RNA sequence: GCGGAUGGCUGGAUGGCCGCGGAGGUGCAGACCUUCGAGGAAAGUCCGGACUCCACGAAGCGACGGUGCCGGGUAACGCCCGGCGGGGGCAACCCCAGGGAAAGCGCCACAGAGAACAGACCGCCUUCGGCUUCGGCCGGAGGCAAGGGUGAAACGGUGGGGUAAGAGCCCACCGCGGGACUGGCAACAGGACCGGCACGGCAAGCCCCACCGGGAGCAAUGCCGAAUAGGGACCCCGCGCAGGCAUGACCUGCAGGGCGGCUUCGGCCCAGGGGUCCGGGUUGGCAGCUUGAGUGUGCCGGUAACGGUACGCCCAGAGGAAUGGUCAUCCAGGGGGCCUCGCGCCCCCGGACAGAAUCCGGCUUACAGGCCGUCCGCGCAU
Numbered sequence: 001g002c003g004g005a006u007g008g009c010u011g012g013a014u015g016g017c018c019g020c021g022g023a024g025g026u027g028c029a030g031a032c033c034u035u036c037g038a039g040g041a042a043a044g045u046c047c048g049g050a051c052u053c054c055a056c057g058a059a060g061c062g063a064c065g066g067u068g069c070c071g072g073g074u075a076a077c078g079c080c081c082g083g084c085g086g087g088g089g090c091a092a093c094c095c096c097a098g099g100g101a102a103a104g105c106g107c108c109a110c111a112g113a114g115a116a117c118a119g120a121c122c123g124c125c126u127u128c129g130g131c132u133u134c135g136g137c138c139g140g141a142g143g144c145a146a147g148g149g150u151g152a153a154a155c156g157g158u159g160g161g162g163u164a165a166g167a168g169c170c171c172a173c174c175g176c177g178g179g180a181c182u183g184g185c186a187a188c189a190g191g192a193c194c195g196g197c198a199c200g201g202c203a204a205g206c207c208c209c210a211c212c213g214g215g216a217g218c219a220a221u222g223c224c225g226a227a228u229a230g231g232g233a234c235c236c237c238g239c240g241c242a243g244g245c246a247u248g249a250c251c252u253g254c255a256g257g258g259c260g261g262c263u264u265c266g267g268c269c270c271a272g273g274g275g276u277c278c279g280g281g282u283u284g285g286c287a288g289c290u291u292g293a294g295u296g297u298g299c300c301g302g303u304a305a306c307g308g309u310a311c312g313c314c315c316a317g318a319g320g321a322a323u324g325g326u327c328a329u330c331c332a333g334g335g336g337g338c339c340u341c342g343c344g345c346c347c348c349c350g351g352a353c354a355g356a357a358u359c360c361g362g363c364u365u366a367c368a369g370g371c372c373g374u375c376c377g378c379g380c381a382u
Stems, first nucleotide, its partner, number of pairs: 001378010012330007020037007039353001043364002046362005051217004057265005064213005069083005084098001085096004099208002104206002106202003121148002123144009156174006175197001176195003181190003221287004231278007240254005256270004294313008331351001333349006
């Protein structure tokens, strides 16, 4: 210098005028003053929580959903960090739903003779018969997985021995399976020795194993509380079946309905009309509501994620939704012109994605431009 990998930060600044929302203050009031006012993703609503209400009796059974190498971090997670294994790259580095296929079922398209307790299509070999131009050819019986061919995949590979031809049939090495032992918290790595090879792939098809999981969500929920309608208590009238007496619709038993997957057992609750009184909900108002697993800096521990500690800071809280517009100057950036070619002057354009709605931790997606760091490869110079 060229090419590449990776981690962060930022994403206009200042001022004037007009305007909007919250809070506080002054004033009888009109109004005025002070102060605060979007994001790194406020987004998708995909995970995990806080918070609130509902459900939550015991035993048994089953279903559904999710996660899936190991260790650590965390309130928790499907997130993050550090490792392991596999794959890609010369490398920096990147990617992986990465438990179980000797529990069972299922599937393996097309091609191919054969696709999983395999397979003679071409081929190789032996033998018998026939023919022969003596090279072989045709037919029958049998042996062979070495070669060819198909395929994503053909039931170990290479070399040698062996054989009629062949074959883990035998041998060496490699691969594969088991594996004492060694290292590591573990995943896992190495591996003496043993086994002639037996055990193809798919679990993002069903399934098995382990672990996790109640439901609904701030339009949650609580408080104050109109009309009308509905609810409860008491009184009166009425009321399934059977029995009892103290005749009171009083007691007991049974039957019926309900109790948020199902069953059993147990328990609890319920059951019509009129009058009087009481309380709840809807409209509306208030709370929930923003000080919090908060944030900045320093130090300490840790490879890191992260944790601890000291000091500082308060940073939207409206409730269908404010956070805007305009002008000037400047800062990045782009284009053009002049020219005394100085990194000079002038003119024009011009700053992305987007946007709070109970609140946090993540993930994912969108994003013009700018800045900072670390590392790798190649070339050149020293």
A computed fold for a 382-nucleotide RNA from [Roseibacterium] beibuensis, annotated as Bacterial RNase P class A. The RNAcentral record of the sequence draws on ENA. It matches the Rfam family "Bacterial RNase P class A". Rfam classes the family as a ribozyme. Rfam's curators write: Ribonuclease P (RNase P) is a ubiquitous endoribonuclease, found in archaea, bacteria and eukarya as well as chloroplasts and mitochondria. Its best characterised activity is the generation of mature 5'-ends of tRNAs by cleaving the 5'-leader elements of precursor-tRNAs. It is recorded under the gene name rnpB. Lineage of the source: Bacteria > Pseudomonadati > Alphaproteobacteria > Roseobacteraceae > Roseicyclus. Its mean pLDDT, the model's own confidence on a scale to 100, is 75.